[in-house]
RNA sequence: UGAUGUUCUCAGGGCAGGGUGCAAAUCCCUACCGGCGGUAAGCAGCGCAAAGCGUUGUAAGCCCGCGAGCGCUCGCUUCUGGCGGGGUCAGCAGAUCCGGUGCAAUUCCGGGGCCGACGGUGAUAGUCCGGAUGGAAGAGAACAGAA
Numbered sequence: 001u002g003a004u005g006u007u008c009u010c011a012g013g014g015c016a017g018g019g020u021g022c023a024a025a026u027c028c029c030u031a032c033c034g035g036c037g038g039u040a041a042g043c044a045g046c047g048c049a050a051a052g053c054g055u056u057g058u059a060a061g062c063c064c065g066c067g068a069g070c071g072c073u074c075g076c077u078u079c080u081g082g083c084g085g086g087g088u089c090a091g092c093a094g095a096u097c098c099g100g101u102g103c104a105a106u107u108c109c110g111g112g113g114c115c116g117a118c119g120g121u122g123a124u125a126g127u128c129c130g131g132a133u134g135g136a137a138g139a140g141a142a143c144a145g146a147a
Stems, first nucleotide, its partner, number of pairs: 001147001004144007017029003031127002033116002035066004042058007061114002069092002071089001072086006096112005118130003
C1' cells in the first nucleotide's frame, strides 16, 4: 500500500401566484425540485522558478449504469384482501436538442425543450396523504487482516 471480513453511522428535494369549478396543492396558465456510482476540457486547493505539468477535491435529472417501486414468483393467511421471502427472474421502470469554444464536450458557456413508480383522493398528483420510525444504490468510520 492493501484483497477480504466484522461492526457501527449516514444515505431525497419540490405547488408560491392566478383561472375554471359545488369540489382540484391532482385540470389549465404559471411556479418549484433533481438520489447513488462512472465519465470531464470547467472551478477550487496543494507541489514545482515558470509556460505548464503533477496531484487532491468538486462538477450531467434527460451519456453509461444502479437504487427504491410495480410486475413476476414462492410461502403464510381470518382469502375480490392482507403479510412476509426471492431480486432480474416474462415484463414495466422517464427525458436533449441547437449555437459557441476547442484536438476532444449530449458533461463547459449561451439558448430552447423534455422527464418523473405504486396505492389513496369530492377531480386526472414529480411537488399532498400512505406503505415508510421501512428498504436501498452507495458514502464514511472503527477493528481485524491474506499478500
Molecule: FMN riboswitch aptamer (RFN element)
Organism: Acetobacter pomorum DM001